[in-house]
RNA sequence: UCAGCGAGGUUGGGGUGCUUGCAAGUGCAGGCUGAGAUUAUACCCUCGGAACCUGACCCGGAUAAUACCGGCGAAGGAAAUUUGACGAUGCAACCG
Repeated sequence: UCAGCGAGGUUGGGGUGCUUGCAAGUGCAGGCUGAGAUUAUACCCUCGGAACCUGACCCGGAUAAUACCGGCGAAGGAAAUUUGACGAUGCAACCG
């Protein structure tokens, strides 16, 4: 000097659906998928960006039903900085 691999700190960005029963003034208790279903000081993601949004009241396949799975997706957007270590490279000094 680099930031190849991995990690930490700080900052910031997100999503919260489907369904059953009770209740019938916005609630309560279950079931499904998932990291997380507005139980959250949680969970995930932060340009190395599929966390998440648009397309989308989209298409195909399943399901009790649902972004449940896949496509779409080499699409368009989307929130950044820093630090040590390991390592690599270059120069200088010293010693031999």

Predicted 3D model of a 96-nucleotide RNA (TPP riboswitch aptamer (THI element)) from an uncultured Balneolaceae bacterium.